[in-house]
RNA sequence: UCUCGAUAAAGGCAAACUCUGGGUAACCAGGGGACGCAAAGCUACCUGUCAUUCUUUUACUUGUGAUAGAGGGGCUAUCGAA
Repeated sequence: UCUCGAUAAAGGCAAACUCUGGGUAACCAGGGGACGCAAAGCUACCUGUCAUUCUUUUACUUGUGAUAGAGGGGCUAUCGAA
């Protein structure tokens, strides 16, 4: 340095639910709360999903948005037993 990930140590994050606020919505921010996580750190580049919107009988589809705790890619990172 790479791979790997302990019934190790020190810290970290925080699902559901709930309260307050924002948003048409998906969802987001903060408080409480922990199901889990070794990238559950960052990033919408690809795929997926979701909301909204154009068109439409419907489907297909157009635009805008959300999701990084759905998968992949990119960048970065704590510890060190086997």
This is a predicted structure of an 82-nucleotide RNA (c-di-GMP-I riboswitch aptamer) from a Pseudomonadota bacterium. The coordinates come from a structure-prediction model, not an experiment, and the mean pLDDT is 85. The model forms 85% of the base pairs in the Rfam consensus. Its Rfam family is "c-di-GMP-I riboswitch aptamer". From the family's description: GEMM was predicted in a large-scale screen for bacterial structured RNA regulatory elements.